[in-house]
RNA sequence: UUCUUAUCCAGAAAGACCGAGGGAAUUGACCCUAUGACGUCUUGGCAACCUGUCACGCUCUGCGCGAUAAGGUGCCACAUUCAACCUCUGCAUUGGCAGGGAAAGAUAAGCU
Numbered sequence: 001u002u003c004u005u006a007u008c009c010a011g012a013a014a015g016a017c018c019g020a021g022g023g024a025a026u027u028g029a030c031c032c033u034a035u036g037a038c039g040u041c042u043u044g045g046c047a048a049c050c051u052g053u054c055a056c057g058c059u060c061u062g063c064g065c066g067a068u069a070a071g072g073u074g075c076c077a078c079a080u081u082c083a084a085c086c087u088c089u090g091c092a093u094u095g096g097c098a099g100g101g102a103a104a105g106a107u108a109a110g111c112u
Stems, first nucleotide, its partner, number of pairs: 003110006013043005021032003026084004044076003049072002051069004056064003080104001086101006
């Protein structure tokens, strides 16, 4: 880097440095931001994907499920913010309202 699978309604911030943009990408909306955002570092924390331990179940070299720990990742504004492009459903009927999916993205595990 590619692909596959799973998840994405919860949770968790202080200090220092920097200095103008930032919230993935295009446009618009909305929001954050010189009362210093974004980013970096330190410390702290959250969660439980991988991992360890224990209990239980089964078709028992294993798998599933629950508890626990926190070693490897990840994360700590709203928030995967909304709309647009494709598609489905319901209502409406002159192109609207509501909801879902797909796509795109993020994270983990595996594969190349």